Background:
RNAcentral holds the sequence, with entries from ENA. This is a predicted structure of a 73-nucleotide RNA (transfer RNA) from Spirochaetes bacterium RBG_13_68_11. Model confidence (mean pLDDT): 84 of 100. Its Rfam family is "tRNA". Rfam classes the family as a transfer RNA.

[in-house]
RNA sequence: CGGGCUGUAGCGCAGGGGUUAGCGCGUUCGGUUCGGGACCGAAAAGUCGGUGGUUCAAAUCCACUCAGCCCGA
Numbered sequence: 001c002g003g004g005c006u007g008u009a010g011c012g013c014a015g016g017g018g019u020u021a022g023c024g025c026g027u028u029c030g031g032u033u034c035g036g037g038a039c040c041g042a043a044a045a046g047u048c049g050g051u052g053g054u055u056c057a058a059a060u061c062c063a064c065u066c067a068g069c070c071c072g073a
Base pairs, nucleotide, nucleotide: 001072002071003070004069005068006067007066010025011024012023013022018056027043028042029041030040031039049065050064051063052062053061
C1' cells in the first nucleotide's frame, strides 16, 4: 500500500428494509433461607463505531472514515 472479516446493553452474541432492537451471562430490587449459594419473579442498562447518501421508511442497502483481527505485497 492492496484485499477480506468483525464492530448492536457491563461481557458474549442474534437480528440482513417496516413488528416494541432481542437472547444468555452479569448488575439492581423483591421472594425463598438464620445468612449465603442455588432457584423463582421483576427492573435498569442501546440514539446498533462515526459521518454522509439511497428510500415513504435504514441496525439492515451504498460511499467515505475510525478501531481490532487475518491474508498478500